Context: one part of a larger RNA
RNA sequence: UCCGGCGAGUUAUUGUUACUGGCAAGGUUAAGGUAUUCAGUACCGGAGCCGAAGGGAGACCGAGUGUGAACAGCGCGUAUGAAGUCAGUGGCAAUAGACCCGAAACCGUGUGACCUAUCCAUGGGCAGGUUGAAGUGAGAGUAAAAUCUCAUGGAGGACCGAACGCACGCUCGUUGCAAUGAUCGGCGAUGACCUGUGGAUAGCGGUGAAAUUCCAAUCGAACUCGGAGAUAGCUGGUUCUCCCCGAAAUAGCUUUAGGGCUAGCGUUGAUUUAGAUUACCGGAGGUAGAGCACUGAAUGGGCUAGGGGGCGAUAAGCUUACUGAACCCUAUCAAACUCCGAAUGCCGGCUAAUUGAUGAUCAGCAGUCAGACUACGUGAGAUAAGUUUCGUAGUCAAAAGGGAAACAGCCCAGACCCACAGCUAAGGUCCCAAAUUUAUGCUAAGUGGAAAACGAUGUGGAGUUGCGAAAACAACCAGGAUGUUGGCUCAGAAGCAGCCACUCAUUAAAAGAGUGCGUAAUAGCUCACUGGUCGAGUGACUCUGCGCGGAAAAUAUAACGGGGCUAAGCAUGAAACCGAAGCUUGGGCUGCACGCAAUGCGUGCGGGGUAGGGGAGCGUCGAAUGUGGGGUGAAGUCGCAUCGGAAGGAGCGGUGGACUGCAUUCGAGUGAGAAUGCCGGA
Numbered sequence: 001u002c003c004g005g006c007g008a009g010u011u012a013u014u015g016u017u018a019c020u021g022g023c024a025a026g027g028u029u030a031a032g033g034u035a036u037u038c039a040g041u042a043c044c045g046g047a048g049c050c051g052a053a054g055g056g057a058g059a060c061c062g063a064g065u066g067u068g069a070a071c072a073g074c075g076c077g078u079a080u081g082a083a084g085u086c087a088g089u090g091g092c093a094a095u096a097g098a099c100c101c102g103a104a105a106c107c108g109u110g111u112g113a114c115c116u117a118u119c120c121a122u123g124g125g126c127a128g129g130u131u132g133a134a135g136u137g138a139g140a141g142u143a144a145a146a147u148c149u150c151a152u153g154g155a156g157g158a159c160c161g162a163a164c165g166c167a168c169g170c171u172c173g174u175u176g177c178a179a180u181g182a183u184c185g186g187c188g189a190u191g192a193c194c195u196g197u198g199g200a201u202a203g204c205g206g207u208g209a210a211a212u213u214c215c216a217a218u219c220g221a222a223c224u225c226g227g228a229g230a231u232a233g234c235u236g237g238u239u240c241u242c243c244c245c246g247a248a249a250u251a252g253c254u255u256u257a258g259g260g261c262u263a264g265c266g267u268u269g270a271u272u273u274a275g276a277u278u279a280c281c282g283g284a285g286g287u288a289g290a291g292c293a294c295u296g297a298a299u300g301g302g303c304u305a306g307g308g309g310g311c312g313a314u315a316a317g318c319u320u321a322c323u324g325a326a327c328c329c330u331a332u333c334a335a336a337c338u339c340c341g342a343a344u345g346c347c348g349g350c351u352a353a354u355u356g357a358u359g360a361u362c363a364g365c366a367g368u369c370a371g372a373c374u375a376c377g378u379g380a381g382a383u384a385a386g387u388u389u390c391g392u393a394g395u396c397a398a399a400a401g402g403g404a405a406a407c408a409g410c411c412c413a414g415a416c417c418c419a420c421a422g423c424u425a426a427g428g429u430c431c432c433a434a435a436u437u438u439a440u441g442c443u444a445a446g447u448g449g450a451a452a453a454c455g456a457u458g459u460g461g462a463g464u465u466g467c468g469a470a471a472a473c474a475a476c477c478a479g480g481a482u483g484u485u486g487g488c489u490c491a492g493a494a495g496c497a498g499c500c501a502c503u504c505a506u507u508a509a510a511a512g513a514g515u516g517c518g519u520a521a522u523a524g525c526u527c528a529c530u531g532g533u534c535g536a537g538u539g540a541c542u543c544u545g546c547g548c549g550g551a552a553a554a555u556a557u558a559a560c561g562g563g564g565c566u567a568a569g570c571a572u573g574a575a576a577c578c579g580a581a582g583c584u585u586g587g588g589c590u591g592c593a594c595g596c597a598a599u600g601c602g603u604g605c606g607g608g609g610u611a612g613g614g615g616a617g618c619g620u621c622g623a624a625u626g627u628g629g630g631g632u633g634a635a636g637u638c639g640c641a642u643c644g645g646a647a648g649g650a651g652c653g654g655u656g657g658a659c660u661g662c663a664u665u666c667g668a669g670u671g672a673g674a675a676u677g678c679c680g681g682a
Stems, first nucleotide, its partner, number of pairs: 001682006011096013026050003032044004054061002064076004099237002102234001106227003110223002117201009126191001128160003131156001135152006164188003168185002171182002203219001205215002212221001240617006250263005264368002266365007275355005280349004289340001290338002295334003300329003306323002308320004371396007379388002401412003416588004421584003427578003430563003436575007448565001454549002458546010475533005481506003486500003512527001516525002589607008618671001620668010636655005642649002
C1' cells in the first nucleotide's frame, strides 16, 4: 500500500405531534386470575388513569368562583354548536453511556527496593613502584634545655600505575553488536573507596553529598485492577437508490465570543385570503448639494472702543509706520454647524395595469450564528493592503456551461434525459482555432501588447490673433553713422564691470548714449533698425485626437496565450458569420394544478443545488401463511452480447455437491471507502 471480514441514531419509560384503527360523552384496564386447541390465544379482573366544569393558597362553593363590606367593579371560567380515549406506526424531546471511537486526569483496593536511592547486619577485594610525617636511637651541643647531624621508623581522603570503579573528549555506531554500545585517549585507584549475600524504608509515600534525582527500559507524583461506557461546548468517522422544495454565516442575551437560547431565513401539514411591482394621491425626514442666519474655524481691507509707546508734570490733553474686541466690506471651511435642501429610499391609501399563490396564522421538524470577493456610499489605516468595520446590490458559498490563455467571488448564462437539427448572448472571425468583408480617417511608436509629475519645432483636427503683392517670414548683398571715449567712477571703463539720467540731439532710407560675443582698455564680430535681391505665405497662442521621452530586478525571451501582424493596431460606420448545457425543434421521464367516465389522455406551469425538511422505492437476515424448485444437480461461485428510471432483477453455460425460491404481511445485530478504525491475509 492493497484485499477480505467486522465496524456507528439503538432499547426502555414518560411526554408531545402527525397518521391509521377500535369505541365514543365516554374511553381503557394494571397487577393478578381462569380455561384450553399452549397460541405475539380467549375470557375474567374497573383498583387506577384521561375526558365530560370551573374558580380559589386552602377550607370550600359551583356555571360560576376568587377578591371584597358589597347585590359594585375586576381576574379566570360558562355561553361558543360538545370530542375524547385506548392501541399501533412515524417524527421529536426528556431520563438513562443514548450515533460510534478518542483524552490528559480524579478516587478506591492491592503489587513492587532481584533495577535504583539511602541505611543496617555479615563477609570479600585493592599487582608493582615512589615519597619518607610524628616518634625512637646514637653522636654533636647546652648549666639543663632548645637545637643540629646521621640512622631508624613507616604516617597520608600523599604520588605514579594494573585489577576494580567511573564516564571528560574525538571518532564510529544511530532499521546499532547494544532501547546508551565500541575503539583510542581520560579520572579515582588505602578511601566520604569498590563489592557479594541477607535485611529496612511504598506512592496524599519513600529516598535524595539536591539533579525534581531515583523508586523494575515507566516518575512534577510508580504499576495493577476497580468506580467506568468518567467527562470531552473539541477532532475524526457515520454504510442502498430515486423524486419535490431548499437555507444561514444576521439581531438580542450569554464567565459569551470556533458553544448556546429566542427571533430572522428553510421545509411539511392544516386553515385563511390576502401579497408584490408600476402609475396616481397623501405623509414623515435633514443625507448629497449648497450656504454662512446660529456654533466654531479662517483671508485681506476699512472704521473704531480698549491696550502699549511718545510729548506733557505723576495731570488734563495731544499724538502714533504698534496692537486691536465689536461693527462694515471682501474671499473661504465643518461628521459631532444649518437660513436652506434634493434624487432615491421608507410609511399609508383609492383606482387601474402587470404578476399569478408569491401573503398571513397555527402546528411538526430543522439547519444556520467563522462568511468571501466585486461595484457603489462611509468610518479606521497612509483617500496603503488579497487589510479592517458598517450600509446597498450582485455573484460564489450551495452553480455546472461559454468568455476573460490558465483563473470560487469579473462578463454572458441558471445543466430533467437523448439528438451527427436550427437561432443567438458575452466574446470573437490571419494560423494554432469555429467564423470577415467593406467605407472613411488616425498611428510609425511593434504604440497597440504596463505607469506619473514634468519635458519636447512628432503628427492629425478645430479656433483666435499679428505681419504680408504698398512684397511679409527665412536666406543672401549693403548700410548700421555723428556730437561722443554721454556724465560719474576708475589704473583703465571708449554702446557692452558698476552708478546716474523723462536715455538727449544731429545727419538720415535707417542706425539703441546700445541685444549678445569679445578686449587689460581700445580694436574686432553681431543684433535691433533700413535699403536691395527673391516672390507667397509666415509668426504667436488656445482647445483637442493619436504618438515620443521620463521607464532599473532578481533561474529563461517572460508586460499580445504563441506564431506572427503596419494591420491581423486605434476611432467611427455598414453588412455578414462563428459562438453556451441560454432559446427553438423532435422524442422520452417526472412534480404540482386543472379538465375529461379516467387507473390513462390532454392543457398550463415547473424539475442546478450544500446544511436541512418532505415523499417513494430497492436489497439483506429472520418469522408466519400460501405456493413452487432441487443428485435428470439447491445454495454459493466464475463467465456472457439480457431487462429496468436507480438501488437492482432474470436467463444460459462452467464449477459446486444439498439445500432453496416466489407472493403477502410482520420483525430487525439491515446496506461500508474513508474513523493515523479493529482482526486476518498478501
This is a predicted structure of a 682-nucleotide part of an RNA (large-subunit ribosomal RNA, domain II) from a mouse gut metagenome. Rfam family: Bacterial large subunit ribosomal RNA. Gene Ontology terms of the family: structural constituent of ribosome and ribosome. The coordinates come from a structure-prediction model, not an experiment, and the mean pLDDT is 85. The RNAcentral record of the full RNA draws on MGnify.